This is a predicted structure of a 428-nucleotide RNA (Bacterial RNase P class A) from a Planctomycetota bacterium. It matches the Rfam family "Bacterial RNase P class A". From the family's description: Ribonuclease P (RNase P) is a ubiquitous endoribonuclease, found in archaea, bacteria and eukarya as well as chloroplasts and mitochondria. By type it is a ribozyme. The coordinates come from a structure-prediction model, not an experiment, and the mean pLDDT is 76. The source organism's lineage runs through Bacteria, Pseudomonadati and Planctomycetota.
Parts: sequence; C1' cells; structure tokens
RNA sequence: GGAGCGGGCCGGGCGGCCGCCGUUGGGGUUGGUCUGUUCCCGUGAGGGGUGGAUCGGCCGGCCGACGGAGGAAAGUCCGGGCUCCACAGGGCGCUGUGGUGGGUAACGCCCACCGGCCGUGAGGUCAGGGAAAGUGCAACAGAAAGCAGACCGCCGUCGGGUUUUCCCGGCGGUAAGGGUGAAACGGUGAGGUAAGAGCUCACCAGCAGGCCGGGUGACCGGUCUGGCUCGGUAAACCCCACUGGGAGCAAGGCCAAGCAGGGAGGAGUCCGGUCGUGAGGCCGGCACUGGGCGGCCCGUCCAGUCCCCACUCCCGGGUCGGCUGCUAGAGGCGGCGGGCAACCGUCGUUCGAGAGAAAUGGUCGCCCGCGACCGCCUGUUUCGGCAGGCGGUCGUGACAGAACCCGGCUUAUAGGUCCGCUCCGCCC
Repeated sequence: GGAGCGGGCCGGGCGGCCGCCGUUGGGGUUGGUCUGUUCCCGUGAGGGGUGGAUCGGCCGGCCGACGGAGGAAAGUCCGGGCUCCACAGGGCGCUGUGGUGGGUAACGCCCACCGGCCGUGAGGUCAGGGAAAGUGCAACAGAAAGCAGACCGCCGUCGGGUUUUCCCGGCGGUAAGGGUGAAACGGUGAGGUAAGAGCUCACCAGCAGGCCGGGUGACCGGUCUGGCUCGGUAAACCCCACUGGGAGCAAGGCCAAGCAGGGAGGAGUCCGGUCGUGAGGCCGGCACUGGGCGGCCCGUCCAGUCCCCACUCCCGGGUCGGCUGCUAGAGGCGGCGGGCAACCGUCGUUCGAGAGAAAUGGUCGCCCGCGACCGCCUGUUUCGGCAGGCGGUCGUGACAGAACCCGGCUUAUAGGUCCGCUCCGCCC
C1' cells in the first nucleotide's frame, strides 16, 4: 500500500418565524366548604356584599417552564410479564425443540466448547439424537440401486459345424476385467485357483468392541481384537429424549344510557336424620341431567332433577358513550468485585412519549457529510496517469412512525467513524 474477517457507535447540526401533544407554575373566570367583618336588608333566625384559607370546573382564541418515536418502532416468527376462564390435576392425541456444558423470568435466544463441511487464514456454516426396530422413496441409463445383479466377458464340461486356428448351442462355476451411472456391496499388492473372489496374507480405510490416558461433558489420543466390510434419505412416515392448559389490552374493571323478548331440551314422586298439626322446609347420601376445565378419556368442581330456577341451543332487540387498564420497570447509566464469555452480585445515581383516528410538523437561512464535473497548487511517474489539498458549479442525505409492556430472532438501510484480527506485495 492492497485485499479480507469479526465487533461497536452515529445516522444530519445550528438559528429565526408560524403550528401541535403531555406534565407543571402563574393569570382570568366560575362554583362549593370553612372563617372574619367597623358594610346593606331583617324584630330575630338568617340572607346579600366584601376579605382570607382550601378544594374543584372552564379559558391553550392568556403568559411561561420542562419533556416529546426507533435501531429496527417493521414482520407477528418465538418467549414471557399482566388479565380472564371457580382450581389448572393425570393420561392419550397433537405442537415444538434436538451435540455438550453454562446464562436467562423464559425461549426455537445468547455464550463457551465438541464434531461435520467450506476457506491459505482471520473466520463462516450445520433442521448436529437414531438407517444394525420397521415401512417407504430415489428420474434416466444400466444385467442389477438393499441383502441386488449377468449386457460384453473369463473358466470347465457335453453336443454340433469345421477339422491348425476357430464358430454355434446346452449345462455348471464366476463377479477380478470392460460398459452404464452421481453412486455398483472396501482400496493397493502378493499368494492361490480350472477361471476368479477377503478365498488367504501384509499395509490402509471403515464398522463393532475391550483396555489405558485427558476432559464436568459432548468427545479426543494411544493400543489391542474381530468378522473381513450390511450405500443414501428421517427438512419422509417412524423410534428416542425433553417441553407445552386456553384465550388475549378489541384481555379486563368502573360509570352512564337504553331495550323486548320468544321458542326448545333433559333428569328420582329414591334413602336416612331433623323441624312442623299439615302442606312442606333444612342437612347428608346414592343415582341421573346439564355445564366449566382447547379435542377425547379419567378425575374434579358448579348448578339442577317438575313448576318453572340455573345451564345449553335457536330466533330477535338494546349499547357501538365516558373513565380506567396506560407507563417507575426481569428499567437506564456509572463505580467496584466474580466469571474465558454470555452474564451475575453490590453500591451510587436517574425518570428519557402516553396519543385516542391518533401528537413532535411546515418554511427560510447558514453549516456539515457523500457523489460528479471544472480550475489551481504540491508530491510522484513507466509521461498513460496516480495521490493529497484549496476553490467553484450541480446533485444528494438512507431504512423508515410508538399504541399494554419487556427479552430475542428475522428483514430493510444513503453515508460516516472507531477497535481487534488475517493474508499478499514493497521498503527499512
């Protein structure tokens, strides 16, 4: 000097004028309560006026102060806080996750490590348990693609033709050679065989297992034994391990206002005790009916079992107003300590929008960043040019707007800046 890898931050600045939302101080106006009064009315109780204190309402077309979108506010993909379903139990089914160990409120997230693949490397990536439990799938080519296979071949034997060779056919053996394919049931070499084959042996790879060492662990290293060798795909069904109630702020709560109800359903005239003259009431038990707990079962709880109650279903009516939930938290920032890290502990400090059809905008000026062109200057040069600085002109400044909140992931993003690391070239 060039080319890369990983991480962090900012993402226009300043000023003038006009215009918004929230909190708050003052001012104006108005109402209530208490209290004082030397004012007015009243015989008096009391009423009015006025002063003070206090609590509200209204005036933003009164004056100020302070604050006012994001790193993703987006996607709605995960996890929760919170609210409701009386409690939220068990099993099946179903969903999700999938190396190990940590972090966290939790997660499909984050950190560290292990293993596979890619890269010279910094690093990146993985839907990373099981194919020897079973089922399925893989176009075409090929003899044959899961326990497969004989197209061309090789060998033996028999028969025929021919009668040197050789050719045809049948039977048997074979899968080392050739061919097809992405992939053909280990590779190389030697021995052996009628010809061959892990048939045998040596070395190597793979698989299964034993022992030793390291590690919390996933795993890693070494050594020994063996049959000799049984591909791919589970983001196919499946098996294994772990996890999981449902619905959601349009949840929910309060106030005001308003209407109109109608129909259907099912189940004991059970047993015991007690009160009562009696009708009947109350308590408990069993049975049955309905309902709640996302689907089903068990279990459990609630209501009911004959005069109309509750529940469920069907048809219909009313309310689509106001307040709240709604912003102080698993919060931010800083110091110290622990940890490789994610993160945790402790101390201090701080309060960074709460709208309600949706607020922070418009305009002008200057500056700044980036790009292109032109001119000048400096350095360098292989004389083509390159690098830097100054000035001018033109253009441009990204992605994009909270809506109960938080932790993540994913997607979009003009441009600027900082830190660490890797490789290549040159000079000293």